[in-house]
RNA sequence: GCCGGUGUGAUGGAAUUGGCAGACGUGAUGGACUCAAAAUCCAUUGGUAGCAAUACCGUGCCGGUUCGAGUCCGGCCACCGGCA
Repeated sequence: GCCGGUGUGAUGGAAUUGGCAGACGUGAUGGACUCAAAAUCCAUUGGUAGCAAUACCGUGCCGGUUCGAGUCCGGCCACCGGCA
C1' cells in the first nucleotide's frame, strides 16, 4: 500500500430484510432479610432541561439517502486478521 472484519451505557452483549435504542446478564446505588455480614429477593441505573408530567439529544467521528438509519451509501479514525 491492497483486501476483509469489528466499533452500541461503567462492563459483557442484544436490537434478524431500515420502524419504540440499550433486551438479558455483570457491576453500582437504595431497600427488605440478618445481632452483623454473605447469599437471596425488590426497586433504580445513557445525557441535558424541568418541581413534575414531559421534551430534546445520544450507537467511534463527519457527511449523505430516506417519512424514518445502530442497520444502507461516501470519507476519516482506532483495533483485529489476511495479502504484498
A computed fold for an 84-nucleotide RNA from an Oscillospiraceae bacterium, annotated as transfer RNA. It was read from a public genome assembly. The coordinates come from a structure-prediction model, not an experiment, and the mean pLDDT is 81. Rfam family: tRNA. Rfam links the family to the GO term triplet codon-amino acid adaptor activity. It is annotated as a transfer RNA. The organism belongs to Oscillospiraceae, within Bacteria.